[in-house]
Background
A computed fold for an 88-nucleotide RNA from a bacterium, annotated as c-di-GMP-I-GGC riboswitch aptamer. The model forms 90% of the base pairs in the Rfam consensus. Its mean pLDDT, the model's own confidence on a scale to 100, is 87. Rfam family: c-di-GMP-I-GGC riboswitch aptamer. The family is grouped with related families in Rfam's "c-di-GMP_I riboswitch clan".
RNA sequence: UUCGACAAUGGCAAACCGCUCGAAAGGGCGGGACGCAAAGCGACGGACCUAAACCCCGCAGUGGGGCAUGGUAGCCGGGCUGCCGAAG
Numbered sequence: 001u002u003c004g005a006c007a008a009u010g011g012c013a014a015a016c017c018g019c020u021c022g023a024a025a026g027g028g029c030g031g032g033a034c035g036c037a038a039a040g041c042g043a044c045g046g047a048c049c050u051a052a053a054c055c056c057c058g059c060a061g062u063g064g065g066g067c068a069u070g071g072u073a074g075c076c077g078g079g080c081u082g083c084c085g086a087a088g
Base pairs, nucleotide, nucleotide: 001087002086003085004084011036012035016031017030018029019028020027021026034074040080041079044077045076046075047072048071049070054066055065056064057063
């Protein structure tokens, strides 16, 4: 530097359930394991999710529409860091 074996030591934890924060998406903690060699960190580009505040329309039905400043790193790319082993 490239790669990932039914090698070793270990790690993380989807759905779902409980509690909790949040307007929501979603997050945190516990249980639980579908999976993961970066499923470690981080929203920079794209994509996707949400729409409280804000803006517009409507006009008293608390209605409709738009919009990230909110989120997803277990959607992709790029960035930073890193265990074990193999090959060079």